[in-house]
RNA sequence: AUGAAUGAAUAGGGGUGCCAAUUUUUAAGGCUGAGAUCAAACCCUCAAAACCUGAUACGGAUAAUGCCGUCGUAGGGAAUUUGUAGUAGUUAUUG
Numbered sequence: 001a002u003g004a005a006u007g008a009a010u011a012g013g014g015g016u017g018c019c020a021a022u023u024u025u026u027a028a029g030g031c032u033g034a035g036a037u038c039a040a041a042c043c044c045u046c047a048a049a050a051c052c053u054g055a056u057a058c059g060g061a062u063a064a065u066g067c068c069g070u071c072g073u074a075g076g077g078a079a080u081u082u083g084u085a086g087u088a089g090u091u092a093u094u095g
Stems, first nucleotide, its partner, number of pairs: 001090002006083005011045004017031003051076003057070004
C1' cells in the first nucleotide's frame, strides 16, 4: 500500500419431480434430496452451483425420474448495513 473468510438484522430470489404390480382410476404409500407446493419450512443473495436457459441434449444406472455424471471456470441470476477488522493474509521498500 492492498485487504478477506465469516456472524447478525432487515429486505429479497428460487424449486417442489418420478412411481413398478395383469390393466385402469383414486388415495395412501415408495425413491432421491437441505427442501418434492404452504412447509410460514428449506436453500440462496455477486456467486466455480440457490435457481433458470441450453434440454424432448448426451453417457451410465433405476420400477421410474435432473437418480448420478458430462455440459459447467458456459450465458443469465436476488443486497445493503453492521460486527469480527483495516484484523488474517498478500505485495513493495527500508533497517